The RNA shown here (TPP riboswitch aptamer (THI element)) has 94 nucleotides and comes from Gammaproteobacteria bacterium HGW-Gammaproteobacteria-1.
[in-house]
RNA sequence: CCUUACUGCUAGGGGUGCCCGACUGCCGGGCUGAGACAGACCCUUGGAACCUGAUCCGGGUCGUGCCGGCGUAGGGAAGCGGUGCGCCUGCGCU
Numbered sequence: 001c002c003u004u005a006c007u008g009c010u011a012g013g014g015g016u017g018c019c020c021g022a023c024u025g026c027c028g029g030g031c032u033g034a035g036a037c038a039g040a041c042c043c044u045u046g047g048a049a050c051c052u053g054a055u056c057c058g059g060g061u062c063g064u065g066c067c068g069g070c071g072u073a074g075g076g077a078a079g080c081g082g083u084g085c086g087c088c089u090g091c092g093c094u
Base pairs, nucleotide, nucleotide: 005083006082007081008080009079010078011044012043013042014041017031018030019029020028021027050075051074052073056069057068058067059066
């Protein structure tokens, strides 16, 4: 400076890749990430959690779904409360 959220209960949805250790591994180390099997994390229509397109395009990396694009695309799982902020209205006081 921009943004409007945060949270409880119950229920539901989702992902788990890449590099090294000769090879395999549910083991060890490393990378990105909220999360890489964590018993956690993220998301639930006000929906970029996640899937499809995609063996896609550009950039970068030892390498990867690493970054960007694609993306106002096509799909995708909800109800009830609490708190905060803003606005409107009513009442009371000054």
Source information: Rfam family: TPP riboswitch aptamer (THI element). For this family Rfam cites "Comparative genomics of thiamin biosynthesis in procaryotes. New genes and regulatory mechanisms" (Rodionov et al., J Biol Chem, 2002). From the family's description: Vitamin B(1) in its active form thiamin pyrophosphate (TPP) is an essential coenzyme that is synthesised by coupling of pyrimidine and thiazole moieties in bacteria. Taxonomically the source falls in Gammaproteobacteria (Bacteria, Pseudomonadati, Pseudomonadota). The prediction has a mean pLDDT of 77.